[in-house]
This record gives sequence, structure tokens and C1' cells, in this order.
RNA sequence: CCUCUGGAAAGCGGAGCGACGCUCCCGCCGAAGGUGCAAGCCCGCGAGGGUGAAGCUCUCAGGCACCGAUGACAGAGG
Repeated sequence: CCUCUGGAAAGCGGAGCGACGCUCCCGCCGAAGGUGCAAGCCCGCGAGGGUGAAGCUCUCAGGCACCGAUGACAGAGG
């Protein structure tokens, strides 16, 4: 990298329209992507600075009945 399997949260909110889906408003979620940083390490006499992971944090992007799709991550095979 490829294939198979498992795999969550949150609105059946309101309004409008050229109407069976799109837009706007309000509320909410955290598991594509993106932001932030703890220990440690490095620099500095020191105050402090740099570096620095996640399923944590923010909620920009994305998403919010069921099904389907997506899906971090995990397992197996090549």
C1' cells in the first nucleotide's frame, strides 16, 4: 500500500423557497482532515524560550431519526 472483518457521538428543531431537497437561523457532536500542549529533551546564570503524542483539547472543515455511505482505531491475510 491492497483485500476482508469489527467500528461511535449528536435535531425526525424552527423558518423560507423556484420544494421531497437546498438555503438561512438556533441547538448539539467529536472518530476524515486541521488547531493547541504534558512529561521528556535542548538552549539560557536566571526569568524564560524552543521542540513535543493521543481516542485529550478547540470546533475552522465535517457531521447530528433509521437504513445506507463515511469513519479514527483494531484484527486477519497478501